[in-house]
Molecule: transfer RNA
Organism: Candidatus Shapirobacteria bacterium
RNA sequence: GGGCCCAUGGUGCAGCGGUCUAGCACAUUCGCCUGUCACGCGAAAGAUCGAGGGUUCGAAUCCCUUUGGGCCCGCAA
Numbered sequence: 001g002g003g004c005c006c007a008u009g010g011u012g013c014a015g016c017g018g019u020c021u022a023g024c025a026c027a028u029u030c031g032c033c034u035g036u037c038a039c040g041c042g043a044a045a046g047a048u049c050g051a052g053g054g055u056u057c058g059a060a061u062c063c064c065u066u067u068g069g070g071c072c073c074g075c076a077a
Base pairs, nucleotide, nucleotide: 001073002072003071004070005069006068007067010026011025012024013023018057028044029043030042031041032040050066051065052064053063054062
């Protein structure tokens, strides 16, 4: 220098243009259960999707730029 992959609630993942007003597990909070804790059961709060721009009636999802991380290839000194 060239190319590929990843970046979604606190954590790990799903989603691949319209039923997503973003889902699941764990964690957290509340309640039930229990003599208590744990387990189990029920409920709640929590992310607008790394950032900016564009395409579209509509984008987490497509395109461009950019940031961070990982990997591959090439290269003179």